Background: The RNA shown here (SAM riboswitch aptamer (S box leader)) has 120 nucleotides and comes from Oceanihabitans sp. The coordinates come from a structure-prediction model, not an experiment, and the mean pLDDT is 79.
[in-house]
RNA sequence: AUGUUAUCACGAAAGGCAGAGGGAUUAGACCCAUUGAAGCCUUGGCAACCCUUUAUUAAAAAGAAGGUGCUAAAUUCUACUUUUUUCUGAAUGUAUUUUCAGGAAUUAGACAGAUAACCA
Numbered sequence: 001a002u003g004u005u006a007u008c009a010c011g012a013a014a015g016g017c018a019g020a021g022g023g024a025u026u027a028g029a030c031c032c033a034u035u036g037a038a039g040c041c042u043u044g045g046c047a048a049c050c051c052u053u054u055a056u057u058a059a060a061a062a063g064a065a066g067g068u069g070c071u072a073a074a075u076u077c078u079a080c081u082u083u084u085u086u087c088u089g090a091a092u093g094u095a096u097u098u099u100c101a102g103g104a105a106u107u108a109g110a111c112a113g114a115u116a117a118c119c120a
Stems, first nucleotide, its partner, number of pairs: 003118006013043005021032003026079004044071003049067002051063003075112001080109002084105008
């Protein structure tokens, strides 16, 4: 690296250097940015994956020294499948209906990604 498991709508700032981009890739949107992006350094902070204590014997609870991680916006939103509702148009229909197309929301899952631990 690949793989496995878990989590991902909560939370969390300043200073210095630097000087144009950034929000993972592809595509479409949207947002941030010279009132200073990315990146680097210092000091804080958040969280609780590893860790420590205790408990259970499936799972909890507390702690925050250490190893990571994070510190704009839901993983910024969408893309594949699916649940439900609604609007518009067309067709069907004796009538309550039914069908198709498009739009707006919405449920669950998948793919991809990020982080941790483990195997290797």

Rfam family: SAM riboswitch aptamer (S box leader). On this family, see Grundy and Henkin, Mol Microbiol 1998: "The S box regulon: a new global transcription termination control system for methionine and cysteine biosynthesis genes in gram-positive bacteria".